Predicted 3D model of a 72-nucleotide RNA (transfer RNA) from a Microcaldota archaeon.
Rfam family: tRNA.
RNAcentral holds the sequence, with entries from ENA.

């Protein structure tokens, strides 16, 4: 320097243009003498940043910026 995948919730991840979601975790109630378990509910998000394209973008393009392979 070139080529290629990935950046979405505190973790780990769906989610291939129409209303952002799951397991965990966290919180608040039930239960329980108390813990944990269960059960019920709730918070939590500029979708790494600009910027094109489109009625409409987490999704398509372009460019930064970070990461993990690979070539030289």
């Nucleotide at each position: 320097g070139c080529c290629u995948c990935c950046g979405u919730a505190g973790c780990u991840c769906a989610g291939u243009a129409g209303c952002a979601g799951a397991g965990c975790g966290u919180c608040u109630g039930c239960c329980u003498u108390g813990u944990a378990a269960g059960c019920a509910g709730a918070a939590g998000g500029u979708c790494g940043c600009g910027a094109g394209u489109g009625c409409a973008a987490u999704c398509c393009u372009c460019g930064c910026c970070g990461g993990g392979g690979g070539c030289u």
Model confidence (mean pLDDT): 83 of 100. Lineage of the source: Archaea > Nanobdellati > Microcaldota.